[in-house]
RNA sequence: UUCUUUGUCUGGCUUAAUGGUCCCGCGCGAGCAGGACCAGCGGGGGAACCAAUUCGCCGCCGCACUUUGUGUGACGGAUCGGGGCUAACGAUGCGACGUCAUCGGGAAUACUUAAUGAUUCCAGCCCGACAGCUAACCUCGUGAGCGUAAGCAUUAAGGGCAA
Numbered sequence: 001u002u003c004u005u006u007g008u009c010u011g012g013c014u015u016a017a018u019g020g021u022c023c024c025g026c027g028c029g030a031g032c033a034g035g036a037c038c039a040g041c042g043g044g045g046g047a048a049c050c051a052a053u054u055c056g057c058c059g060c061c062g063c064a065c066u067u068u069g070u071g072u073g074a075c076g077g078a079u080c081g082g083g084g085c086u087a088a089c090g091a092u093g094c095g096a097c098g099u100c101a102u103c104g105g106g107a108a109u110a111c112u113u114a115a116u117g118a119u120u121c122c123a124g125c126c127c128g129a130c131a132g133c134u135a136a137c138c139u140c141g142u143g144a145g146c147g148u149a150a151g152c153a154u155u156a157a158g159g160g161c162a163a
Stems, first nucleotide, its partner, number of pairs: 005163005012146004018039006025032002040142006050132001057077003061073005081130001082127004089104005105122005111158007
């Protein structure tokens, strides 16, 4: 190094959400909080071609006119229109219209993939009348939640580790 056999999958899991450098504050120290940058991972805007044909509500101010009004522009506000992140959607039914039920579809489950079964989930947030696709380009996020001696199971293939 290759082959064979046996055992094992180790606290990590969901999500894009991880690693590093520097500055600064706290600390005896290990380290921790904040900020900046780099890399990785993830999202949005944005031509041609193709596709599409919208242009609502309220408040305030200005301008014009056919002056109890109409049109128009700027600013501000709210979302029912529209759109974005996400697996987190669609349809149907009901006297009770609820996070209720059913069906279809989608997502997660501990080395990876596939199949079958089982369990659970389908929430939440954002933009603010507005955005299709989209090269160049511009720009944003990197957080939150859960769990530990038992943890979903079986089959097949592969991989890691040990003998």
c-di-AMP riboswitch aptamer (ydaO/yuaA leader) from a Limisphaerales bacterium, 163 nucleotides, folded computationally. Rfam family: c-di-AMP riboswitch aptamer (ydaO/yuaA leader). Rfam links the family to the GO terms regulation of gene expression and cyclic-di-AMP binding. It was read from a public genome assembly, where an Rfam model found it. The coordinates come from a structure-prediction model, not an experiment, and the mean pLDDT is 79.